[in-house]
A computed fold for a 476-nucleotide part of an RNA from an uncultured bacterium, annotated as small-subunit ribosomal RNA, 5' domain. It matches the Rfam family "Bacterial small subunit ribosomal RNA". The full RNA is in RNAcentral, with records from Greengenes. Model confidence (mean pLDDT): 88 of 100.
Context: one part of a larger RNA
């Protein structure tokens, strides 16, 4: 000198774009953050529009948050394959016949509640059985054997679905090489350990698991242990090499009070699902229950320190739906903070050998200083009035913008609404006077202050930056 998610002190006019819990992965009141489909189905309520309950389907594994753990089951990069894939695209073939239940509901009962038990009834795109079955799926060398389905809307055409297979697209699983922290005051580590055979398990390879057999495997090119840490694209600085760093945005990984576990499903070992244990908190009729903000706001705590319990689905995107549409604290916007960057303004011209006032003085004068007053002008900005968007393409049509009466444009008024901070011995740009008297104090370093202090305090002048200026912290 540059930089910062900064903080602190003094000061503070406006706008645009960014950015804002870095500490306690501490604890949380309240509201909202994932639903949707009546064109799958049964029922209840209602005068009606319609609404509600339940079964069923799809979604809830995305999106959003955090960085605790992890030094390698992660990440980056370059390869590999023994694998999987709901929805979407392409192609081929099919969809026949039958059956058993069950929720809601009704009745009865238990419980303070949360909730639960028994009996009766019923439907389906729920479930089950049979048929059909391919040079194409599975087993098999072959012969052969095995395995499927569901309907709905519509007058119809047709549309949306259903089943099986192949393929595509995209996504993921798994494996390998290489690379990137500190520590040897960690030197030896290892029994499923290393390999084989057989089996199990998985979508899939594999000690992934089990039995048996062998005795291997790793390590000074640092094994094992300890400490620290999410990784990368990037970011800061630097001429570069490098050094430092990993906020915001994007990709990947991991986590969801703590620990463990599986279920459902194409996909989870699942933040707003389930079960168990633990700690904490809450309710209780003491028998028993309920909860998980590292979602968006908001509260307490700790801290030098970090925002609104806001608006809208108008746009973009997502889920569901045939559609209308519904949901969406994703998102788009607004609010707060000079936290940062950028831009603008706080007026312009004239105006005295030069008012008043203040400061200095050798008492002659000098400085603030064209500065002010005063005269003329302008209106960025400000305020008021008038006009007023793009963003919007969707939708059968009617119609539909949160931002917002905002941006922007026009008119009017009036210099009107707007300047501070640090420094002034040298480094380092800018000096005098007074006060103080090794005191009070200053200080980044050298150092100033003990009666003439340009270094302390004040005033005046000056210097540098400027809606900021300084200080502190950290990096180059």
């Nucleotide at each position: 000198g540059g930089a910062u998610g900064a903080a602190c002190g003094c000061u503070g006019g406006c706008g645009g774009c960014g950015u804002g819990g870095a500490u306690a992965a501490g604890g949380c009141a309240u509201g909202c953050a994932a639903g949707u489909c009546g064109c799958g189905u049964g029922g209840g309520u209602u005068u009606a529009g319609a609404c509600c309950c339940a079964c069923g389907g799809c979604g809830a594994a995305c999106g959003g948050g955090g960085u605790a753990g992890u030094a390698a089951u992660a990440c980056a990069u370059a390869g590999g394959u023994a694998c999987a894939u709901a929805c979407c695209g392409a192609c081929a073939a099919g969809a026949c016949g039958g059956g058993c239940a069950u929720a809601a509901u009704c009745c009865g009962c238990c419980g303070a509640a949360a909730g639960g038990c028994g009996g009766a009834c019923u439907a389906a795109u729920u479930c089950c059985c049979g048929a059909u079955a391919g040079u194409u799926c599975c087993c098999g060398a072959a012969a052969g054997g095995g395995u499927a389905a569901a309907g709905g809307c519509g007058u119809a055409a047709g549309c949306c679905g259903c089943u099986u297979g192949u393929u595509g697209a995209a996504u993921g699983g798994c494996c390998u090489g290489u690379g990137g922290g500190c520590u040897a005051u960690c030197a030896g580590c290892u029994a499923g350990u290393u390999g084989g055979u057989a089996g199990g398990g998985u979508a899939a390879c594999g000690g992934c698991c089990u039995a048996c057999c062998a005795a291997g495997g790793c390590a000074a090119u640092g094994a094992c242990g300890g400490c620290u840490a999410g990784g990368g694209g990037g970011c800061g600085u630097g001429a570069g090499a490098g050094c430092g760093u990993g906020a915001u945005c994007c990709c990947c990984a991991c986590c969801a009070a703590u620990g463990g576990g599986a279920c459902u499903g194409a996909g989870a070992c699942a933040c707003g699902g389930c079960c168990c244990a633990u700690a904490c908190a809450c309710c209780u009729a003491c028998g028993g229950g309920u909860g998980g903000c590292a979602g968006c706001a908001g509260c307490c705590g700790a801290g030098a320190a970090u925002a609104u319990u806001c608006g809208a689905c108008a746009a973009u995107g997502g889920g569901c739906g045939a559609a209308a549409g519904c949901c969406u604290g994703a998102u788009c916007g607004a609010g707060c903070g000079a936290c940062g960057c950028c831009g603008c303004g706080u007026g312009c011209a004239g105006g005295a050998g030069g008012a008043a006032g203040u400061c200095c003085c050798u008492c002659g004068g000098g400085a603030c200083g064209u500065a002010a007053a005063c005269u003329g002008c302008u209106u960025u900005u400000u305020u008021a009035g008038g006009g007023g968007a793009c963003g919007a393409a969707c939708g059968a049509a009617a119609g539909u913008g949160a931002c917002g009466g905002u941006a922007c444009c026009c008119u009017a008024a009036g210099a009107a609404u707007a300047a501070g901070g640090a420094c002034u011995u040298g480094c380092u740009a800018a000096u005098c006077u007074c006060g103080u008297g090794c005191c009070a104090g200053c200080a980044g370093c050298c150092g100033c202050g003990g009666u003439a202090a340009u270094a302390c305090g004040a005033g005046a002048g000056g210097u540098c930056c400027a809606a900021g200026c300084g200080u502190u912290a950290u990096c180059c």